[in-house]
RNA sequence: AUUAUUCUUUGGGGCGGAGUGAAAAUCUCCACCGGCGGUACAGUCCGCAAGCCUAUUAGGCAGAGAAGGGUGCAAUUCCCUCACCGACAGUUACAGUCUGGAUGGUAAAAGAAUAAA
Numbered sequence: 001a002u003u004a005u006u007c008u009u010u011g012g013g014g015c016g017g018a019g020u021g022a023a024a025a026u027c028u029c030c031a032c033c034g035g036c037g038g039u040a041c042a043g044u045c046c047g048c049a050a051g052c053c054u055a056u057u058a059g060g061c062a063g064a065g066a067a068g069g070g071u072g073c074a075a076u077u078c079c080c081u082c083a084c085c086g087a088c089a090g091u092u093a094c095a096g097u098c099u100g101g102a103u104g105g106u107a108a109a110a111g112a113a114u115a116a117a
Stems, first nucleotide, its partner, number of pairs: 002116009016030004031097002033086002035048004043084002051061004065082001067081004088100003
């Protein structure tokens, strides 16, 4: 260093301004944010996770760019420009950003111990 088992720790960001209104961090305009693995560095590629459902060792449902240009051997990932998306429940009014389930849980990452060849 590899494989297996066990344990420990870590493990999601964001409403600031203006308008309308009796009431909006929920509407409108501007602003702001981007989990994990893979791959040339990814919210939009491929896969996974949170959530919901079912007949629950499992299965199903679940968002958005093959936009224009540039560099390069290689980028739908970098740079410039333009665009788009965002669970459930709650709320004087419709929520990616508020409150709640959650002092929770997960993908996964790092470390330790033991065993084997």
Molecule: FMN riboswitch aptamer (RFN element)